Record summary
The prediction has a mean pLDDT of 82. Predicted 3D model of a 103-nucleotide RNA (SAM riboswitch aptamer (S box leader)) from Sphingobacterium spiritivorum. The organism belongs to Sphingobacterium, within Bacteria. Of the family's consensus pairs, 97% are formed in the model. The sequence is in RNAcentral, with records from Ribocentre.

RNA sequence: CGCUUAUAGAGAAAGGCCGAGGGACUAGACCCAGUGAAGCCUUAGCAACCUGUAUUGUUCAAGGUGCUAAAUUCUACCCUGCUCCAUGUGGGAAAGAUAAGUU
Numbered sequence: 001c002g003c004u005u006a007u008a009g010a011g012a013a014a015g016g017c018c019g020a021g022g023g024a025c026u027a028g029a030c031c032c033a034g035u036g037a038a039g040c041c042u043u044a045g046c047a048a049c050c051u052g053u054a055u056u057g058u059u060c061a062a063g064g065u066g067c068u069a070a071a072u073u074c075u076a077c078c079c080u081g082c083u084c085c086a087u088g089u090g091g092g093a094a095a096g097a098u099a100a101g102u103u
Base pairs, nucleotide, nucleotide: 002102003101004100005099006098007097013043014042015041016040017039021032022031023030026076027075028074029073044068045067046066048065049064050063051061052060054058072095077092078091079090081089082088083086
């Protein structure tokens, strides 16, 4: 890198350096950002999966990975009951993310 499975409207930020972008990609929308984006570092926090613990449908811990604006920010492709007929609503797919496993 690829493949398989699972999950997602929950949760959790301060400081330092730096200095203009960022929200995965493309397009559109909408947001965040010199009252400091992204990135790096420190500290803290969260608890999804793994792991450990106990009184095992659950609890606790925080060791590994991960995460700490907004539903994976929303829409895009397919199907769609309903109605107030819309840029609506619901379901699914695809893509991406994370974990665990695997060649």